About this RNA: A computed fold for a 528-nucleotide part of an RNA from an uncultured eukaryote, annotated as small-subunit ribosomal RNA, central domain. Rfam family: Eukaryotic small subunit ribosomal RNA. The prediction has a mean pLDDT of 81.

Context: one part of a larger RNA
RNA sequence: UUGCAGUUAAAAAGCUCGUAGUUGGAUUUCGGGCGUAGCUGUGUGGUCUUGCCGCAAGGUAAGCACUGCUCUGGUCGGGUCUUUCCUUCUGGGGAACCAGCGUGCUCUUUAUUGGGCGUGUUGGAUAACCAGGAUCUUUACUUUGAAAAAAUUAGAGUGUUCAAAGCAGGCGAUUGCUUGAAUACAUUAGCAUGGAAUAAUGAAAUAGGACUUGUGUUCUAUUUUGUUGGUUUCUAGGACGUGAGUAAUGAUUAAUAGGGAUAGUUGGGGGCAUUCGUAUUUAAUUGUCAGAGGUGAAAUUCUUAGAUUUAUGAAAGACGAACUUCUGCGAAAGCAUUUGCCAAGGAUGUUUUCAUUAAUCAAGAACGAAAGUUAGGGGAUCGAAGACGAUCAGAUACCGUCGUAGUCUUAACCAUAAACUAUGCCGACUAGGGAUUGGAAGAUGUUAUUUUCAUGACUCCUUCAGCACCUUAUGAGAAAUCAAAGUCUUUGGGUUCCGGGGGGAGUAUGGUCGCAAGGCUGAAACUU
Numbered sequence: 001u002u003g004c005a006g007u008u009a010a011a012a013a014g015c016u017c018g019u020a021g022u023u024g025g026a027u028u029u030c031g032g033g034c035g036u037a038g039c040u041g042u043g044u045g046g047u048c049u050u051g052c053c054g055c056a057a058g059g060u061a062a063g064c065a066c067u068g069c070u071c072u073g074g075u076c077g078g079g080u081c082u083u084u085c086c087u088u089c090u091g092g093g094g095a096a097c098c099a100g101c102g103u104g105c106u107c108u109u110u111a112u113u114g115g116g117c118g119u120g121u122u123g124g125a126u127a128a129c130c131a132g133g134a135u136c137u138u139u140a141c142u143u144u145g146a147a148a149a150a151a152u153u154a155g156a157g158u159g160u161u162c163a164a165a166g167c168a169g170g171c172g173a174u175u176g177c178u179u180g181a182a183u184a185c186a187u188u189a190g191c192a193u194g195g196a197a198u199a200a201u202g203a204a205a206u207a208g209g210a211c212u213u214g215u216g217u218u219c220u221a222u223u224u225u226g227u228u229g230g231u232u233u234c235u236a237g238g239a240c241g242u243g244a245g246u247a248a249u250g251a252u253u254a255a256u257a258g259g260g261a262u263a264g265u266u267g268g269g270g271g272c273a274u275u276c277g278u279a280u281u282u283a284a285u286u287g288u289c290a291g292a293g294g295u296g297a298a299a300u301u302c303u304u305a306g307a308u309u310u311a312u313g314a315a316a317g318a319c320g321a322a323c324u325u326c327u328g329c330g331a332a333a334g335c336a337u338u339u340g341c342c343a344a345g346g347a348u349g350u351u352u353u354c355a356u357u358a359a360u361c362a363a364g365a366a367c368g369a370a371a372g373u374u375a376g377g378g379g380a381u382c383g384a385a386g387a388c389g390a391u392c393a394g395a396u397a398c399c400g401u402c403g404u405a406g407u408c409u410u411a412a413c414c415a416u417a418a419a420c421u422a423u424g425c426c427g428a429c430u431a432g433g434g435a436u437u438g439g440a441a442g443a444u445g446u447u448a449u450u451u452u453c454a455u456g457a458c459u460c461c462u463u464c465a466g467c468a469c470c471u472u473a474u475g476a477g478a479a480a481u482c483a484a485a486g487u488c489u490u491u492g493g494g495u496u497c498c499g500g501g502g503g504g505a506g507u508a509u510g511g512u513c514g515c516a517a518g519g520c521u522g523a524a525a526c527u528u
Stems, first nucleotide, its partner, number of pairs: 004499001006497001007480002012496001014367001016365002021360003026252001031082004036077001038075003041071001043069005048063006087134006094126001097124011138200003141195002144192002153184002157167002169178003210246008219237003257357001258354003262349002265346002270342004276320002280316003284312002287309001291302002328335002372413006382406001386402004424495003428487002431471003436466005442460002445458005475482002501528003510521004
């Protein structure tokens, strides 16, 4: 690993990117004809042997005996032809084959005419194998074999009296004879060998491509020219150019995989600027007059120096109500006044393009609510801490009045949340329904501009991609429930992370990151 789990029992990294790793679409030889060697089956003969019945002739049944025929029988080999190299060349070789020339027997013919069975010889071709060159896609996988100590294990034989064992023993009985001490398994790697499905890999695209030739340059030098030496040629073998010819000359397809381009869209996606809205608080002015606030009830608090309340405009900082949804967008965190600008994204349409470019991902990286930290700005509201008033047995709380940090913003950190759908990502399949968002196609449909096209807004229908929902499971589950949490003991689509009783403990220690707070990594003793 075969073969566990991960919604809620322990458990999916907050989210995306991403290298190593792992995995990766389809496609190239299939099919047919011909003859051939085994093994085997069915049917049916002959010879032989043995039964049975027969005086016999013969009949009948069987056979591990020998040998035919038949069946488009079955099975397993090798050969050849179908556009089909099985490496190739030079020697040596000789089983079977072909051709020629003789020859014996036999059948046949007018006829050495033709056929069959031999036999001798010559030549050819000839992987049955031997040597030497030249040239080669490479593996995984699988078959068979050699090799792989013994003891052990499985297992054969054998009366240790049985057995665990042992490798002995048995027969004959005066000399001796004779059998064993098997076999299997032995996995990775290595060697040899057959196969060529599956999975990789390679080749010809700026042809420096293949093959056949011609020619040139250059290198090497065995043999033969009586001998030795020199030079040159021929010849043989490398290398490098150049020309011609041959060929079906050479680019698989275009994945309901992926990327790119393009068209009209779409969205509360992002950034920057701009604009609007009421509320709140404050200050100013204004009218009135005794209370106002607040609560369960009160009080702290503010008030003839006019509180609260009314009106008028003003300022400030925040926020963006109703519309607001089982609606949209975004990787998640998240995102809602108007307008402009900037770049980006999805889905859809497409007889557009590239052609495997892909999926998931240790390391590594970007983003990451709120709180918090540092330095500025800003400080309306609310409001940790703190101060009071209540409540109470007490209240360091819940309620009330104040109120600092903070809340807002800029520049930097931090990197965590019940960051939840407590449910990784990619791919396929399995079931019915009506809504809805975005695009696209269609309709003699309705309606507006009106006078027709065309374009809006609706209606119906189809389709792709979304957010969800309803009903049911011949499915799953411990159940709750779930169209995924199904296609799982009928267990394997690809890939990543992570869990193994409760505490101790996300603690200690070490490492690393951080200004800090802390984050990431992360035990054990002990206990139960």